[in-house]
RNA sequence: GAUAGAGGUUGCGAGAAACAUUAGUAAUCUCAUUGAUGGGACAGGCCCAAGUGAUAUGAGAUAAAAGGGGAUUUCGCCGAAAGAGAACACACUCCUGUGUGUGUUGGUCUUGGGCAUGCAGUGAAUAAUUGCAUGACUGUCACUUAGUAAUAAGUGGGGGGCUAUC
Numbered sequence: 001g002a003u004a005g006a007g008g009u010u011g012c013g014a015g016a017a018a019c020a021u022u023a024g025u026a027a028u029c030u031c032a033u034u035g036a037u038g039g040g041a042c043a044g045g046c047c048c049a050a051g052u053g054a055u056a057u058g059a060g061a062u063a064a065a066a067g068g069g070g071a072u073u074u075c076g077c078c079g080a081a082a083g084a085g086a087a088c089a090c091a092c093u094c095c096u097g098u099g100u101g102u103g104u105u106g107g108u109c110u111u112g113g114g115c116a117u118g119c120a121g122u123g124a125a126u127a128a129u130u131g132c133a134u135g136a137c138u139g140u141c142a143c144u145u146a147g148u149a150a151u152a153a154g155u156g157g158g159g160g161g162c163u164a165u166c
Base pairs, nucleotide, nucleotide: 001166002165003164004163005162008078011077012076013075014074015073016072019069027062028061029060030059031058032057033056037049038048039047040046041098042097043096044095045094081111082110083109084108086105087104088103089102090101091100092099112138113137115135116134117133118132119131120130121129122128140157141156142155143154144153145152146151
């Protein structure tokens, strides 16, 4: 260097259909009161609606969806993948700027793995998840000790690692 392989309290990721949640919420319509503003993410522009009633509040009727979730199942896999930062594209968007979100790309940096707890972020959320810290566990290698050995205990390392073959 090439090929093959292992890790497992749910190993990692993607898809599918159903379910719960979102939510009796948004939205639409009606009625009552109100009475000049309101909408196009935000700022400016521009446009649109509006005393034939904007907006707001209350009551009633009809009544969602996306995103997120767990379980099931299928597929691809074992830097699986995730995060940070960069460039580009798209959406919000009619124009300019800003912002937010999503996707793609390449290579840079961080993380061995899942779990629990705490803090912070995302989130409608008490779901879930991301980052960081701490804890024990687990896999792996090195060293030390005990042991005939199997193995056990301790310390340390990081996936650019570890095992096997060439």